Predicted 3D model of an 84-nucleotide RNA (c-di-GMP-I riboswitch aptamer) from Sporomusaceae bacterium UBA7701. The prediction has a mean pLDDT of 80. Lineage of the source: Bacteria > Bacillati > Bacillota > Negativicutes > Sporomusaceae.
RNA sequence: AUAUGAUAUAGGCAAACCUGCCGAAAGGCGGGGACGCAAAGCCGAGGGUCUAAGACAUUUUGUUAAGACAGCCAGGUUGCAAAG
Numbered sequence: 001a002u003a004u005g006a007u008a009u010a011g012g013c014a015a016a017c018c019u020g021c022c023g024a025a026a027g028g029c030g031g032g033g034a035c036g037c038a039a040a041g042c043c044g045a046g047g048g049u050c051u052a053a054g055a056c057a058u059u060u061u062g063u064u065a066a067g068a069c070a071g072c073c074a075g076g077u078u079g080c081a082a083a084g
Stems, first nucleotide, its partner, number of pairs: 004081002012037002017032006035071001041077003046073002048069003054064004
């Protein structure tokens, strides 16, 4: 430098669930808690997914993102480890 990501040294993140707050909801933030993660660091909604307040319609149901999700996939970028 390149490829790779092992039975991962130090160190890091934190699912479900509980809880306080915000939100119409999806969901988000803080605290507790660990299922997992080699980028589960950062960036951006391209694909995909969730919600449907408002709006619209053939009105009690349906459609719709201007609301969300990056721990669904793909991409950009920085970094860590060293079995081969």